[in-house]
RNA sequence: GCCCCCGUGGGGUAGGCGGACAUCCUGAGGGUCUCCGGAACCCUCGACCCGGGUUCAACUCCCGGCGGGGGCG
Numbered sequence: 001g002c003c004c005c006c007g008u009g010g011g012g013u014a015g016g017c018g019g020a021c022a023u024c025c026u027g028a029g030g031g032u033c034u035c036c037g038g039a040a041c042c043c044u045c046g047a048c049c050c051g052g053g054u055u056c057a058a059c060u061c062c063c064g065g066c067g068g069g070g071g072c073g
Base pairs, nucleotide, nucleotide: 001072002071003070004069005068006067007066010026011025012024019056027045028044029043030042031041032040049065050064051063052062053061
């Protein structure tokens, strides 16, 4: 330098045929239970990397950028 993949709550992830309250685990807060509990159960909170474009509508499609990973030279 060229090519490919990825970028989602504090952490790890699913989804992405454009329209659903964006999934699950963990975490945090609260509650029940308990002698106590970080176990179990219930409730709540929290996210689509950035900028443009297309569209009635974009997390999803297109372009560019940034960051990470891999391959080739």
Molecule: transfer RNA
Organism: Archaeoglobus profundus DSM 5631